[in-house]
């Protein structure tokens, strides 16, 4: 220098015309019109986690079930998020080195020593191991070989994994069978640290793996979600109430029958009236708020001072067209080449607020910065 990975920041600009949502002012009887100001993001996305807010439920205690989380300390309103650290594994560099040091990456990182289950293929066997091999006894035989029985996990072979590794003792051959060191668990001195943990004395003990299998331990957890909820409220139909009119054409009461009448009822109409629909208002944009500076802290973050108000739509506005500029790529021309200049063409990402806030995850052309790796060149 080129290329690639990762992280952070940024992520087109201007002019004209037409159009769009909201605020203010003016005008108009009103509908509206005019002027002016403001109008998407780092993720507005996924809707995964935590909270605010709201409705409903439970309002006390215990048990059972379900779901989530799981090294430590801290940050935070809170979190399954973040910061710093510890431990295991792993990569690179220095190095003779699997020693040590430095720089990164990564981990659902409690328990396999409560119990149950599972462990493909291969292999004798995947957890009550005997295929080959080794050893002993019996038997056959001159002997070897062979056969039967028994012992044996040292060796071979299979596998991702084979009964903890090395050494010594021991034995017919062997074996944690015994011992030493190593690994781990429980108890327990000490030193350092807030702690995880590191170094480490002694005693007792353990032996395949798997908990993103059941499970055990500890901690936490009501459900729903702005289409929540609150308020106002047409047209049409109408519970209920009242006025007026009509009718005995259904019916009932006024104590047996008939007639008349009254009341209830019934029908129509007028008025009142509740619930609810369309629709509207609110929730709803001033908030754990943004920015700058200083201070404290390794850091996440916190405090103080100053300053600012910065979309609020509801079928859903924030756009379209034309021109110019900028960036990148390609081609052509000038030029010995390179640099440089000019011309033409193409491209300019991911994406679109919908109650709000804090996180996480995912997408993102081009540009800038940092870091790591590879290759080449120069000193």
């Nucleotide at each position: 220098a080129a290329c690639g990975g990762c992280a952070a920041c940024u992520g087109u600009u201007c002019u004209a015309u037409c159009g769009u949502c909201g605020g203010u002012u003016g005008u108009g009887a009103g509908a509206g019109c005019a002027a002016u100001c403001g109008g998407a993001g780092g993720a507005a996305a996924g809707u995964c986690c935590g909270g605010g807010c709201a409705a409903c439920a439970c309002a006390g205690a215990g048990c059972c079930g379900c779901c989530a989380u799981a090294c430590u300390u801290c940050c935070u309103a809170a979190c399954g998020g973040g910061a710093a650290g510890g431990u295991g594994c792993u990569u690179c560099u220095u190095g003779a080195a699997u020693a040590a040091a430095g720089a990164g990456g990564u981990a659902a990182c409690a328990g396999a020593a409560a119990g149950u289950g599972c462990c493909a293929c291969a292999g004798a066997a995947a957890a009550u191991a005997a295929c080959c091999g080794c050893u002993g006894u019996u038997u056959u035989u001159u002997g070897a070989u062979g056969a039967a029985c028994a012992g044996u996990a040292a060796g071979g072979g299979u596998g991702a994994a084979a009964a903890u590794g090395u050494g010594a003792g021991g034995u017919a051959a062997g074996a944690g069978c015994u011992c030493a060191c190593a690994c781990c668990a429980a108890g327990u001195a000490g030193u350092a640290g807030u702690g995880a943990u590191a170094c480490g004395c002694c005693u007792u003990g353990g032996g395949g793996g798997u908990a993103a299998a059941c499970c055990u331990u500890a901690u936490g957890g009501g459900u729903u979600g702005a289409a929540a909820g609150a308020c106002c409220a047409a047209a049409u139909a109408u519970a209920c109430c009242g006025g007026c009119a009509g009718u005995u054409a259904a019916g009932g009461a006024c104590c047996g029958g008939c007639u008349c009448g009254u009341c209830c009822g019934u029908u129509g109409u007028c008025g009142g009236g509740g619930g609810g629909u369309a629709g509207g208002u609110u929730g709803a944009u001033u908030g754990a708020g943004a920015c700058u500076u200083u201070u404290g802290g390794u850091g996440a973050c916190a405090a103080a001072a100053g300053c600012c108000c910065u979309a609020g739509a509801u079928a859903a506005a924030u756009g379209a067209u034309a021109g110019a500029a900028c960036u990148u790529u390609u081609u052509c021309u000038u030029u010995c080449u390179a640099c440089a200049a000019g011309a033409a063409a193409a491209a300019g990402a991911c994406a679109g607020a919908a109650c709000c806030c804090g996180g996480c995850u995912u997408a993102u052309a081009g540009g800038u910065u940092g870091u790591c790796g590879u290759u080449u060149u120069u000193u």